The RNA shown here (c-di-GMP-I riboswitch aptamer) has 79 nucleotides and comes from a Methylococcaceae bacterium. Of the family's consensus pairs, 90% are formed in the model. The prediction has a mean pLDDT of 84. NCBI's taxonomy places the organism under Bacteria, Pseudomonadati, Pseudomonadota, Methylococcales, Methylococcaceae.
RNA sequence: CCGCUCAACCGCCACCCCCGCCGCGAGGCCGGUUCGGAAAGCCACGGGUCUUGUCAUACAAGAAAGCCGGGUUGCUUCU
Numbered sequence: 001c002c003g004c005u006c007a008a009c010c011g012c013c014a015c016c017c018c019c020g021c022c023g024c025g026a027g028g029c030c031g032g033u034u035c036g037g038a039a040a041g042c043c044a045c046g047g048g049u050c051u052u053g054u055c056a057u058a059c060a061a062g063a064a065a066g067c068c069g070g071g072u073u074g075c076u077u078c079u
Base pairs, nucleotide, nucleotide: 012037013036017032018031020029021028022027035066041072042071043070045069046068047067049063050062051061052060053059
């Protein structure tokens, strides 16, 4: 330095659901919540999923990404 992993400490994020608001919609934001996560930080490159237009389809524009793979950055220091 790279990869995997065990333990501990301080912490971090936050499912479903609910309130309010925004959006044609998928969904997003705020607050509550805490199923889980060791990258559940970031990107959206590939596959997959979802929405809208067309609508038989190609195609186009979107959404999420806590589905799989990939890229990239980071914390702790017992094995």